[in-house]
RNA sequence: GGAGGUGGACAGGCGGCCGCCGCGAGGUUUUUACUCGCGGAGGAAAGUCCGGGCACCACAGGGCAGGGUGCUCCGUAACGCGGAGUGGGGGCGACCCUAAGGAAAGUGCAACAGAGAGCAGACUUCCCGCCCAGGCGGGUAAAGGUGAAACGGUGAGGUAAGAGCUCACCAUUUCCGCGGGCGACCGCGGAAGAUCGGUAAACCCCACCCGGUGCAAGGCCGAAUAGGGGGACGUUUGAGGGCUGCCCGCCCGAUGUCCCCGGGUUGGCCGCAUGAUCCAGACGGCAACGGCUGGACCAGAUGAAUGACCGCCUCCUCCUUAGGGAGGACACAGAACCCGGCUUAUGGCCACCUCCGGUU
Numbered sequence: 001g002g003a004g005g006u007g008g009a010c011a012g013g014c015g016g017c018c019g020c021c022g023c024g025a026g027g028u029u030u031u032u033a034c035u036c037g038c039g040g041a042g043g044a045a046a047g048u049c050c051g052g053g054c055a056c057c058a059c060a061g062g063g064c065a066g067g068g069u070g071c072u073c074c075g076u077a078a079c080g081c082g083g084a085g086u087g088g089g090g091g092c093g094a095c096c097c098u099a100a101g102g103a104a105a106g107u108g109c110a111a112c113a114g115a116g117a118g119c120a121g122a123c124u125u126c127c128c129g130c131c132c133a134g135g136c137g138g139g140u141a142a143a144g145g146u147g148a149a150a151c152g153g154u155g156a157g158g159u160a161a162g163a164g165c166u167c168a169c170c171a172u173u174u175c176c177g178c179g180g181g182c183g184a185c186c187g188c189g190g191a192a193g194a195u196c197g198g199u200a201a202a203c204c205c206c207a208c209c210c211g212g213u214g215c216a217a218g219g220c221c222g223a224a225u226a227g228g229g230g231g232a233c234g235u236u237u238g239a240g241g242g243c244u245g246c247c248c249g250c251c252c253g254a255u256g257u258c259c260c261c262g263g264g265u266u267g268g269c270c271g272c273a274u275g276a277u278c279c280a281g282a283c284g285g286c287a288a289c290g291g292c293u294g295g296a297c298c299a300g301a302u303g304a305a306u307g308a309c310c311g312c313c314u315c316c317u318c319c320u321u322a323g324g325g326a327g328g329a330c331a332c333a334g335a336a337c338c339c340g341g342c343u344u345a346u347g348g349c350c351a352c353c354u355c356c357g358g359u360u
Stems, first nucleotide, its partner, number of pairs: 001356008010347001012313005018307001020040007042332001046343002049341005054214004061248004066210005071085005086100001087098004101205002106203002108199002123144002126139006152170006171195002173192008218270004228261006240252004277296005283290002314329006
């Protein structure tokens, strides 16, 4: 100097003057006007992909169906998330990815080529016999060929020619033993010639988990009209309805219950922000994280608030006589019940690490 990898924080600040929204105080007969004080969009507020809190069904149980996760341990309210590891894969490396239980329970799928693609298979070659310059029968699967992939590899023996047929070494698989680890698993040794692929991000099997609907949830007040019309069954021998789908079970239910058509109310208030909250310190822990101590209150709109201008500082771009001048406030982008994650979009900055080249 170049090319990469991993992580972190930031997203203008201060003040003035007007204008909005919320809260508090004053002012007041009264939330009239008015005055003062404090506060006022994000790291993703986005996607609505997961997990919950909360509310109702509803007093809320079991099964089937259906769905989700899928190596181990830890964290967490919980998770499909996070941390640390193990196995496998990629990269020279720093590092990254992993949909990572079971293929000897069963079923299925893999074009073409090829003899043959799962316990398959003979086209060429090789060997033997017969007829005999070609053909027929038998043996073989080592070599060649096809293919993404062909039933372990190397060497030797053996054989008619060959083959784990036999042996030595290596690899895989299974089993046994010892050691390390909480564990996934790792290391060492031994035995068996056992050597029957891939795919479950195919159906399936196994293990564990899962009620439903959602702030347009759900309550309260006020107001309004069409005390509308029709139908079915029933009155305790339980009609009908509810509990996501089905079954059991349970509950409501008698001047009853529900079904269908139609009409009215599109108003106000609560829910609505004190939280599995945030900041700092020391401690425990490899870490995620945890409790302890101290401190803080930090949007709550509802046709939808946080804007404009000015000054200073900071930053960015351009020009420059290097004194300075001009312009701009950057990218992605706006809360709506809340929280923990993941994913996606995006601007510049900082730190550490790896590789390559050059110089000293």

Notes:
Predicted 3D model of a 360-nucleotide RNA (Bacterial RNase P class A) from a Nitrospinota bacterium. Rfam family: Bacterial RNase P class A. It is annotated as a ribozyme. The coordinates come from a structure-prediction model, not an experiment, and the mean pLDDT is 78. Of the family's consensus pairs, 98% are formed in the model. The organism belongs to Nitrospinota, within Bacteria.